Model confidence (mean pLDDT): 81 of 100. A computed fold for a 584-nucleotide part of an RNA from a Candidatus Nanohaloarchaea archaeon, annotated as large-subunit ribosomal RNA, domain V. The source organism's lineage runs through Archaea, Methanobacteriati, Methanobacteriota and Candidatus Nanohaloarchaea.
Context: one part of a larger RNA
RNA sequence: CCGGUGACUUCUAGUGGGAAGCGAAGACCCUGUGAACCUUUACUGCAGUCUGUCGUUGCUGCGGGGGUCCGAGUGUGAAGUGUAGUUAGGAGACAUUACAGAGGUGCAUGCGCUAGCAUGUCGCCCAGUCGACCAUGGGACACUAACCUCUCGGAACCCCGCGGCUUACCUCUACGGAGGGACAGCCACAGCUGGGCAGUUUAACUGGGGCGGUAUCCAUCUGAUAAUAAAUCAGAUGGGUCCAAAGGUAGGCUCAGUCCGGUCAGAAAUCGGACGUAGAGUACAAGGAUAAAAGCCUGCCUGACUGGUUCCUUAUCAGUACGAGAACCAGGCGCGAAAGCGUGGCCUAGCGAACCCCUGUGGCCAAGUAGUGAGGCCCAGGUAUGACAGAAAAGGUACUCCAGGGAUAACUGGAUUGUCUAGGGCGCGAGCUCACAUCGACCCCUAGGCUUGUUACUUCGAUGUCGGCUCUCCGUAUCCUGGCUGUGCAACAGCAGCCAAGGGUGGGGGUGUUCACCCAUUAAAACGGAUCGUGAGCUGGGUUUAGAUCGUCGUGAGACAGAUCUGUUGCUAUCUGCUAGAAG
Numbered sequence: 001c002c003g004g005u006g007a008c009u010u011c012u013a014g015u016g017g018g019a020a021g022c023g024a025a026g027a028c029c030c031u032g033u034g035a036a037c038c039u040u041u042a043c044u045g046c047a048g049u050c051u052g053u054c055g056u057u058g059c060u061g062c063g064g065g066g067g068u069c070c071g072a073g074u075g076u077g078a079a080g081u082g083u084a085g086u087u088a089g090g091a092g093a094c095a096u097u098a099c100a101g102a103g104g105u106g107c108a109u110g111c112g113c114u115a116g117c118a119u120g121u122c123g124c125c126c127a128g129u130c131g132a133c134c135a136u137g138g139g140a141c142a143c144u145a146a147c148c149u150c151u152c153g154g155a156a157c158c159c160c161g162c163g164g165c166u167u168a169c170c171u172c173u174a175c176g177g178a179g180g181g182a183c184a185g186c187c188a189c190a191g192c193u194g195g196g197c198a199g200u201u202u203a204a205c206u207g208g209g210g211c212g213g214u215a216u217c218c219a220u221c222u223g224a225u226a227a228u229a230a231a232u233c234a235g236a237u238g239g240g241u242c243c244a245a246a247g248g249u250a251g252g253c254u255c256a257g258u259c260c261g262g263u264c265a266g267a268a269a270u271c272g273g274a275c276g277u278a279g280a281g282u283a284c285a286a287g288g289a290u291a292a293a294a295g296c297c298u299g300c301c302u303g304a305c306u307g308g309u310u311c312c313u314u315a316u317c318a319g320u321a322c323g324a325g326a327a328c329c330a331g332g333c334g335c336g337a338a339a340g341c342g343u344g345g346c347c348u349a350g351c352g353a354a355c356c357c358c359u360g361u362g363g364c365c366a367a368g369u370a371g372u373g374a375g376g377c378c379c380a381g382g383u384a385u386g387a388c389a390g391a392a393a394a395g396g397u398a399c400u401c402c403a404g405g406g407a408u409a410a411c412u413g414g415a416u417u418g419u420c421u422a423g424g425g426c427g428c429g430a431g432c433u434c435a436c437a438u439c440g441a442c443c444c445c446u447a448g449g450c451u452u453g454u455u456a457c458u459u460c461g462a463u464g465u466c467g468g469c470u471c472u473c474c475g476u477a478u479c480c481u482g483g484c485u486g487u488g489c490a491a492c493a494g495c496a497g498c499c500a501a502g503g504g505u506g507g508g509g510g511u512g513u514u515c516a517c518c519c520a521u522u523a524a525a526a527c528g529g530a531u532c533g534u535g536a537g538c539u540g541g542g543u544u545u546a547g548a549u550c551g552u553c554g555u556g557a558g559a560c561a562g563a564u565c566u567g568u569u570g571c572u573a574u575c576u577g578c579u580a581g582a583a584g
Base pairs, nucleotide, nucleotide: 008584009583010582011581012580013579014578015577017576018575019574021571022570029405030404031403032402034401035400036397037396038395039394042200043199044198045197046196048193050191051190052189053188055186056185058165059164060163061162062161063160064159065158066157068155069154070153071152072151073150075148085147086146087145088144089143092130093129094128101126103125104124105123106121107120108119109118110117111116169180170179171178172177203216204214205213212233217239218238219237220236221235222234240388241283242345243344247301248300249299250298251297252296253295255279257275258274259273260272261271281290282289284350286348287347288346305331306330307329308328309327310326311325313323333342334341335340357382358381359380360379362378363377364376365375413457414455415454416453418452420448421447422446423445424444425443429439430438466541467539468538469537471533472530473529474528475527476526479504480503481502482499483498484497485496486495487494507519508518509517547565548564549563550562551560552559553558
């Protein structure tokens, strides 16, 4: 000096491993006393529809009904002359004189409980007939008055129904009229109906939410660590009553059980005796308490009183309501000889604000009109809110939206390792005999972090989610190949173990599959890891939007780890890594 190769610096082209790359205040999930649409037998309303009434709205006929008034009649338990409505007055009333007539009788009609009663007829008879007395709860339809039941007739009024008319009003019109007609329509008021429409609600706790449950009010025990207090969807249980005696008081008594004795009578019935600190009982949970009682029996009672004050608890530690409790004062009571005790139940559970409404021989104010009904305040009490310090309240959303949350779920990761996988200790037993060739129960000890759980630590201003394809590295708890040991190893072939990760570990079928099953081969067709490696590399079959169908569920909107067909996969590479190249 030339050629090659390497390092360094810079550059070019590529690749797409990393920057939990860029893009979008996550659309899944939860939360919000957020929203919007949709549904309905959610709540509350509004249109609309229907019906009734008033007005617009007039004339007339017929029928029916109602109460009032007038007239006439009607009224039978039994007993009793007999068909006694009720009450009061009451000792006489009606007739005898003629358009006669009380009464009897004949006929007709009506009613009827078959006894009879009422009316009409003038046909007949006639001068008396009825009444106080007997019976009866009650006495004269003798007479008078009022009222009641039912029936008939009449009057005015009111209501209902069915017709007719034409002039309001309406429709059509050829403008001459025709049809309908007090209906319809319209105005007003009222009742029913009314997702057609509207406004809203649809709770909380919660080892995510939902489903379930109530741990949402109260009581007992444990937890609770010997003051008090003390949590969890911690463990074990209760209450939302019951009692006029199961309350108050005075007196008396003693229980459970065991032993002995005793007719029927037995292990247990009732009786006698002894022992008997509670081993019983207490209205009901548990705890505490309790024997001349707080238990059991009997007498008398109603303190399960009225008004007020203070305190404790509820509510450790500041403050409070309802409720529950204790002590005391005053009044008037009960029991007891008295001392005394008694403001419910031996104590700790058995409960509820305001508004509205109701109750009261409670207190106060007040009370207009010809008649009837006034009204308000206070006090005491009652009716319920159990989501129990108390809104008046159902759902869907995959058509969805907003604010937020890694305060909270669904991937990965972390923790843990019940479950899972692997190994070990002990060695019951199987293996003809023999624990350990091989297999190995019960129990015990480890490892791993491939399964499935648990947790909720990271991420919800987003770390792209199953499987396949592609491509690379790693582990060994080794499937094959290599070396070795034991054998219930003759050989061949096996079985079990030790060392060993250099290399290999393939092709197909149906299924989206991972997995699993099957086929033919093979020395073998091992198991795993790398954000369940790998979507700024591909795919997009599955899952997991919007469309649609079936089954099932739902009244419905809709829903379904049920099925089915379809359904947009963004990014021009800044840095870094890697590959290839160039220049110095």